Notes:
Model confidence (mean pLDDT): 75 of 100. This is a predicted structure of a 328-nucleotide RNA (Bacterial RNase P class A) from uncultured Ramlibacter sp.

RNA sequence: CCGCCAGACCGCCGCUGGUGCAAUCUGGGAAACCAGGCACUGGAGGAACGUCCGGACUGCACAGGGCAGCGUAGCAGGUAACACCUGUCCACCGUGAGGUGAGGAUCAGAGCAACAGAGACGAGUCCCUUUGAGUUCGCUUCAAAGGGGGUGAAACGGGCAAUCUCUACGCGCAGCAAUACCAAGUAGGUGAACGUCGAGGCGGCCCGCCGAGUUCACGGGUAGGUAGCACCGAGCUGUUUGGCGACAAGCGGCCCAGAGGAAUGGCGGUCACGUCGGGCCUUCGCAAGAAGGUCCAACGCCACAGAAUCCGGCUUAUCGGCGGACUU
Numbered sequence: 001c002c003g004c005c006a007g008a009c010c011g012c013c014g015c016u017g018g019u020g021c022a023a024u025c026u027g028g029g030a031a032a033c034c035a036g037g038c039a040c041u042g043g044a045g046g047a048a049c050g051u052c053c054g055g056a057c058u059g060c061a062c063a064g065g066g067c068a069g070c071g072u073a074g075c076a077g078g079u080a081a082c083a084c085c086u087g088u089c090c091a092c093c094g095u096g097a098g099g100u101g102a103g104g105a106u107c108a109g110a111g112c113a114a115c116a117g118a119g120a121c122g123a124g125u126c127c128c129u130u131u132g133a134g135u136u137c138g139c140u141u142c143a144a145a146g147g148g149g150g151u152g153a154a155a156c157g158g159g160c161a162a163u164c165u166c167u168a169c170g171c172g173c174a175g176c177a178a179u180a181c182c183a184a185g186u187a188g189g190u191g192a193a194c195g196u197c198g199a200g201g202c203g204g205c206c207c208g209c210c211g212a213g214u215u216c217a218c219g220g221g222u223a224g225g226u227a228g229c230a231c232c233g234a235g236c237u238g239u240u241u242g243g244c245g246a247c248a249a250g251c252g253g254c255c256c257a258g259a260g261g262a263a264u265g266g267c268g269g270u271c272a273c274g275u276c277g278g279g280c281c282u283u284c285g286c287a288a289g290a291a292g293g294u295c296c297a298a299c300g301c302c303a304c305a306g307a308a309u310c311c312g313g314c315u316u317a318u319c320g321g322c323g324g325a326c327u328u
Stems, first nucleotide, its partner, number of pairs: 001324005007271007015043007025036004045304001050314001052313005057175004069171005074088005089103001090101004104166002109164002111160002121157001126149002128146006134139001179227004189218006200210003235254008273300003277296008
């Protein structure tokens, strides 16, 4: 630096999905739909975490183009796509194997630079030297010049774009609580018919009493239910071929969690593993002791952590163990 494991097996008791069989039976519900029997069978991870990046999918929007906003940035490639991955150049770190990189542009415009230093991007001259001028002849005077000194990362020429900016490229917005379908009670909407000339209710009729709504149709929503949702995929796996590689293609085999207040668990036994203690043996050593092996007993049952529409990445966490390549 790379890869792998994350206790194994057996028995009993549960939880949760799927398939088959059976009465279209029983129960709940207005309905939609849900539950119930028997047999067989599936049931967490390398990070399921974070929800950071990219997609699938769904709804809305959308002729085309631009502005704004956000993001990316050597070069070449891989990919559905990416800020991911591969190769390579350059810079830096490391003796090295290797590691890290926010590595487009200062030709347009703006901004910034601690401390030290006379002066920090605005201007200008602290010291020295030389030359010239001036001169009271002493020069603490003036001017010009310098591959000069000193400070500093940098001293007039530049630096920083991880400050704005410019350039190129990408991005429509929202997210499974997306979304689609079925659909009460009740409330409300629209329309029609009837109704104080008494509709309607008080068990069927009459009397009597109450007395302003009643009935029907349509469509939307809520509770509730189903789908989305997990059997066909950017799927897993073996092998061959191409490629330095990421990866791609061919052939063979396999079907691998699916809840929705949320299952994936508990107990017992055997073995393995770890720690501590004791006995014995071997090696090294004068010794003290050290290392290894084996047996017994006790304790522990393990770190980080648990799916929630799905997939590809990245980041972060992780007791311990195994294998491989390379360097010193």

Its Rfam family is "Bacterial RNase P class A". By type it is a ribozyme. Its family is annotated with ribonuclease P activity, dimeric ribonuclease P complex and tRNA processing in the Gene Ontology. The RNAcentral record of the sequence draws on MGnify.